Description: Small-subunit ribosomal RNA, 5' domain from an uncultured bacterium, 521 nucleotides, folded computationally. Its Rfam family is "Bacterial small subunit ribosomal RNA". Its family is annotated with structural constituent of ribosome and ribosome in the Gene Ontology.
[in-house]
Context: one part of a larger RNA
RNA sequence: GGAUGAACGCUGGCGGCGUGCUUAACACAUGCAAGUCGAACGGGAAUUACUUUAUUGAAACUUCGGUCGAUUUAAUUUAAUUCUAGUGGCGGACGGGUGAGUAACGCGUGGGUAACCUGCCUUAUACAGGGGGAUAACAGUCAGAAAUGACUGCUAAUACCGCAUAAGCGCACAGAGCUGCAUGGCUCGGUGUGAAAAACUCCGGUGGUAUAAGAUGGACCCGCGUUGGAUUAGCUAGUUGGUGAGGUAACGGCCCACCAAGGCGACGAUCCAUAGCCGGCCUGAGAGGGUGAACGGCCACAUUGGGACUGAGACACGGCCCAGACUCCUACGGGAGGCAGCAGUGGGGAAUAUUGGGCAAUGGGCGCAAGCCUGACCCAGCAACGCCGCGUGAAGGAAGAAGGCUUUCGGGUUGUAAACUUCUUUUGUCGGGGACGAAACAAAUGACGGUACCCGACGAAUAAGCCACGGCUAACUACGUGCCAGCAGCCGCGGUAAUACGUAGGUGGCAAGCGUUAUCC
Repeated sequence: GGAUGAACGCUGGCGGCGUGCUUAACACAUGCAAGUCGAACGGGAAUUACUUUAUUGAAACUUCGGUCGAUUUAAUUUAAUUCUAGUGGCGGACGGGUGAGUAACGCGUGGGUAACCUGCCUUAUACAGGGGGAUAACAGUCAGAAAUGACUGCUAAUACCGCAUAAGCGCACAGAGCUGCAUGGCUCGGUGUGAAAAACUCCGGUGGUAUAAGAUGGACCCGCGUUGGAUUAGCUAGUUGGUGAGGUAACGGCCCACCAAGGCGACGAUCCAUAGCCGGCCUGAGAGGGUGAACGGCCACAUUGGGACUGAGACACGGCCCAGACUCCUACGGGAGGCAGCAGUGGGGAAUAUUGGGCAAUGGGCGCAAGCCUGACCCAGCAACGCCGCGUGAAGGAAGAAGGCUUUCGGGUUGUAAACUUCUUUUGUCGGGGACGAAACAAAUGACGGUACCCGACGAAUAAGCCACGGCUAACUACGUGCCAGCAGCCGCGGUAAUACGUAGGUGGCAAGCGUUAUCC
């Protein structure tokens, strides 16, 4: 000198764009953050229309007996619309947060899989025949303070289970051809054997099953690189290898039985400490050094530890089970919870924001769609925290005013500075107009926002501080103090004339900031 997710002191006008718990991965009140589909299904509710029945009985007619029957109410049939607890499907494995752990194939980079999987999507081919038994909802009974549960009975499906079929596919057996760096791979036909499917419809479609290929996403393996310590020198029994069996999508001591005795290490094993890694960011001419906030990629975690279930995908932040700590409810028998999601609270701290608006845009989930959900996101609020831009007026103006400071008392300086004259209106206030972002579909659709922006009116009006002035280092005098009070980054200053302390005037520097502290180059 540059830099910062900064903090502190003094000061503070505006706008744009960013950024904002670096500490306790401490504990959390409250609200919201993942739902959706009635075009899978049976119920239920509401409304409307219709059929039938009952009820009510206005007006009119009347032979006063009634006739006709508007209107009211209830039930029922059929149909339509809307809503929906439950079964079922898809999604809750994405998106969002945090960096505790991890020195590791975790990450980066380059390869490999002849050892693998892949829902939704795309392409191609071939299919969808015929049956069955349940179960929630519901009703009833019962238990419990509650959370919730038990029993009996009824019912549906794109829920569940057999059977048929098998182009193609899996498995087993023997065979032929082609081929590879090896284990091997590909193709062909044969025999035996095994496994499928679901319908809905507004008639336009939307779905289902099998196989192959693609795309996307993942899994595993390997070379190289990846902090400090030797005041850590030996470490290791599933340890190293083999055979066999199991397990997995798949290879593998991944697991198990048996056998062998290996494996790693001064080219630093093991142990200890520290740490998420990278693209990047800061600095530097570069080499390098430091760093890993925000944004993007990967990894890990979700109160602590363990476990599996479901599923294409999890060993699952707002799923389940067990154990621990903590908090809450309780009728003491037993239950409920998990903000490292967005706000917010307490605590810790030098220190870090609103319990805001909207799904209008972009994107995501579900749905044929309409649409619903979305604290992702888009916006607004707070903070000079940072960067950038603008303003706090411009021109003229010497009696060089007054005042201040100083003086050798003549003067000098503040200083064209002010006053005063003329002008302008960025900004500001008020009034008028007023967006882009909106596209998909003709219409409709904007949180931001009556914002930005445009026009007009008014009036210099609303707006300057901070630090320094001995040398380094741009900038000097007076008074006070008297080795005191104090200053200080280094040298050093202060003991009676201090340009170094304090104050004042003046000057220098930067400027809505200026200084200090901390850290890095």
The coordinates come from a structure-prediction model, not an experiment, and the mean pLDDT is 84.